[in-house]
Context: one part of a larger RNA
RNA sequence: GGACGAACGCUGGCGGCGUGCCUAACACAUGCAAGUCGAGCGAAAAUGACGUUGAAUGUUCCAGGUGUCUUUUUGGCUGACGGAUGAGUAACACGUGGGUAACCUACCCCAAGGAGGGGGAUAACAGGUCGAAAGGCCUGCUAAUACCGCAUAAAGCUUAUGUAUCGCAUGAUACAUAAGCCAAAGGAGGAAUCCGCCUUGGGAUGGGCCCGCGGCCCAUUAGCUAGUUGGUGAGGUAACGGCUCACCACUGCGACGAUGGGUAGCCGGCCUGAGAGGGUGGUCGACCACACUGGGACUGAUACACGGCCCAUACUCCUACGGGCGGCAGCAGUGGGGAAUAUUCCGCAAUGGGGGACCCCCUGACGCAGCGCCGCCGCGUGAGCGAUGACGUCCUUCGGGUUGUAAAGCUCUGUCUUCCCUGACGAUAAUGACGGUAAGGUAGGAGGAAGCCACGGCUAACUACGUGCCAGCAGCCGCGGUAAUACGUAGGUGGCGAGCGUUGUCC
Numbered sequence: 001g002g003a004c005g006a007a008c009g010c011u012g013g014c015g016g017c018g019u020g021c022c023u024a025a026c027a028c029a030u031g032c033a034a035g036u037c038g039a040g041c042g043a044a045a046a047u048g049a050c051g052u053u054g055a056a057u058g059u060u061c062c063a064g065g066u067g068u069c070u071u072u073u074u075g076g077c078u079g080a081c082g083g084a085u086g087a088g089u090a091a092c093a094c095g096u097g098g099g100u101a102a103c104c105u106a107c108c109c110c111a112a113g114g115a116g117g118g119g120g121a122u123a124a125c126a127g128g129u130c131g132a133a134a135g136g137c138c139u140g141c142u143a144a145u146a147c148c149g150c151a152u153a154a155a156g157c158u159u160a161u162g163u164a165u166c167g168c169a170u171g172a173u174a175c176a177u178a179a180g181c182c183a184a185a186g187g188a189g190g191a192a193u194c195c196g197c198c199u200u201g202g203g204a205u206g207g208g209c210c211c212g213c214g215g216c217c218c219a220u221u222a223g224c225u226a227g228u229u230g231g232u233g234a235g236g237u238a239a240c241g242g243c244u245c246a247c248c249a250c251u252g253c254g255a256c257g258a259u260g261g262g263u264a265g266c267c268g269g270c271c272u273g274a275g276a277g278g279g280u281g282g283u284c285g286a287c288c289a290c291a292c293u294g295g296g297a298c299u300g301a302u303a304c305a306c307g308g309c310c311c312a313u314a315c316u317c318c319u320a321c322g323g324g325c326g327g328c329a330g331c332a333g334u335g336g337g338g339a340a341u342a343u344u345c346c347g348c349a350a351u352g353g354g355g356g357a358c359c360c361c362c363u364g365a366c367g368c369a370g371c372g373c374c375g376c377c378g379c380g381u382g383a384g385c386g387a388u389g390a391c392g393u394c395c396u397u398c399g400g401g402u403u404g405u406a407a408a409g410c411u412c413u414g415u416c417u418u419c420c421c422u423g424a425c426g427a428u429a430a431u432g433a434c435g436g437u438a439a440g441g442u443a444g445g446a447g448g449a450a451g452c453c454a455c456g457g458c459u460a461a462c463u464a465c466g467u468g469c470c471a472g473c474a475g476c477c478g479c480g481g482u483a484a485u486a487c488g489u490a491g492g493u494g495g496c497g498a499g500c501g502u503u504g505u506c507c
Base pairs, nucleotide, nucleotide: 001507002506003505004504006503007502008501009500010499013379014378015377016376017375018374019372020371021337026335027334028333030332031331032330035077036076037075040074042072043071044070046068047067085289086288094214095213096212097211098210099209100208103207104206108203109202110201111200112199113198114197116150118148119147125140126139127138128137129136130135156181157180158179159178160177161176162175163174164173165172166171186195187194188193216262217261218260223253224252229249230248231247232246233245234244235243265287267285268284269280270279271278272277293312294311295310296309315326317324318323343369346367347366351365352363353362354361355360382412383411384410385409392403394401395400416448417444418443420441421440422439426434451496452495453494454493455492456477457476458475462491463490464489465488466487472479473478
């Protein structure tokens, strides 16, 4: 000198764009943050319309069908995304380059083919019953795109045999034959048809696993290792593998730093620097890990699952003492810690996501607004003329000098500002939270808007008074003990300017 997620002191007019718990991964009141589909299914309630019967009309009642809406059940998809945090992790976690002939991939796209015929339940509901509650039990009834056999099997899978081609060691691919095995669901519509369903092949996307290389400190850590290292067999997995198990062998790693200890999420990047390098990993993007703490599996294409389940600990709360409930490192917000970090805002209008045939519903993702001089950038606080160089201040050799064209005064301007009017883009027809915002126009009036630090040298900028090694200053050198350009105040001057200085950290 530069930089900052900064803090502190003094000061403070406006706007745009960013950014804001670095500390206690401390504890959390309250609200919201993940639902949706009635065009899968059963049922109930309300309302409307139509129709039938009693009896000609009216009213009422009953039964049936239908539409809309709401609720609950069952079912489907979603909830593994999105959002938060950085505790742990020195590791194939990350980065980079490869491998997978050892693998998976819901929804989506392309292609081929198919959907025949049956069965038994169960919730809701009704009745009963236990419990303070949370919730549970028994009996009976019923449906499905819920569940289960059978049929069909081109393709697929398993086993066996053969042929061809190829490769990268195990082998891979294609074809043929034989045996065995495995599917399906309907809904809407008057219909056409549409949305779904099943099997297979391919694609796309997303992932799993493996390997080479790379990036911290300590040797005042020198030896470490029994599922350890390898083999055979088996189990398990989507898949290879001591991943697990039985048996066998006794290996495997290490001064090219094993093991142990400390510290730490990693990267793209960011800061600095001419570069090499050094430092750093906040916002944004990618990956990883975690979700009160520890463990576990279930469901599922995918989880060992933040707002799912089970068990255990700690903690909070409710309780009729028998037993229950909870998990903000989601958005706000509270207490606490701290030098220190914001609103319990508005909206789904846009973008994106989930569900749905659609309408639409949900979305604290997101879009916006609020707060903070926390940062960067831009603008303003007026312009021209104006000497009797006014008054006042300060200094003085008492002549004067200085502040100083500065002020006053005159002539203007209208950025910003204030009032009023108009008023967007963002949205192809409708739909705008932002927002009567941005912007435009008229009018008014210099009116509403300047401070902070320094002035001994480094280092741009000097005098007077006060003080008297006191009070104090100080980054280093050093000032202060009676004329202090170094302390305090004043005048003046220098620097930067809505900021200025100090502190901390990095280069």
Small-subunit ribosomal RNA, 5' domain from an uncultured bacterium, 507 nucleotides, folded computationally. The coordinates come from a structure-prediction model, not an experiment, and the mean pLDDT is 82. The RNAcentral record of the full RNA draws on ENA and SILVA.